The RNA shown here (transfer RNA) has 74 nucleotides and comes from a Candidatus Nanohalarchaeota archaeon. It matches the Rfam family "tRNA". Rfam classes the family as a transfer RNA. RNAcentral holds the sequence, with entries from ENA. The coordinates come from a structure-prediction model, not an experiment, and the mean pLDDT is 83.
RNA sequence: GGGGCGGUAGCUCAGCCUGGGAGAGCGCCAGACUGAAGAUCUGGUUGUCGCGCGUUCGAAUCGCGCCCGCCCCA
Repeated sequence: GGGGCGGUAGCUCAGCCUGGGAGAGCGCCAGACUGAAGAUCUGGUUGUCGCGCGUUCGAAUCGCGCCCGCCCCA
């Protein structure tokens, strides 16, 4: 230098192909329960969807450029 995959909540990830509500589990906070804690139950909590521009009524999702990580080729 060329190519492939990935970047979404504090963590692990789904959603992207086929554009329209941003989600799950874990965690954290509060309450119930307990002598206390754990477990369990209930409620709550959290996002510039890596960045910019474009297309569109509308972009996590499509296009272009760039950044970062892993792998392959040279």